Molecule: c-di-GMP-I riboswitch aptamer
Organism: Thioalkalivibrio sp. XN8
RNA sequence: GUUUGUAAAAGGCUAAGGCGUCGUGAGGCGCCCUCGCAAAGCCACCGGUCCGAGGCGCCGUCCCCACAGGGCGGCUGACGACAGCGGAGCUGCCGAA
Numbered sequence: 001g002u003u004u005g006u007a008a009a010a011g012g013c014u015a016a017g018g019c020g021u022c023g024u025g026a027g028g029c030g031c032c033c034u035c036g037c038a039a040a041g042c043c044a045c046c047g048g049u050c051c052g053a054g055g056c057g058c059c060g061u062c063c064c065c066a067c068a069g070g071g072c073g074g075c076u077g078a079c080g081a082c083a084g085c086g087g088a089g090c091u092g093c094c095g096a097a
Stems, first nucleotide, its partner, number of pairs: 002097004012037002017032006035084001041090002045087003048082003057075007
């Protein structure tokens, strides 16, 4: 340096939950706790999942004598969120070959 992974050593992170706080929300942050993790370190580039405003259009329904118009619901769905969903990229401790 490359590949590989935890038998061991030194460590690290913290799911769910609880308390507080920010946010419309998904969710984020701090502390406690600790299901688990060889990258459960960083990163929103690709796919995926989630939240969700508005516009156009379509469908259904109601108001209306009817047209027009309006209300409600559904499809669609931005900004955004998730790195412990997968991939790509960058970085890293120790061991083995």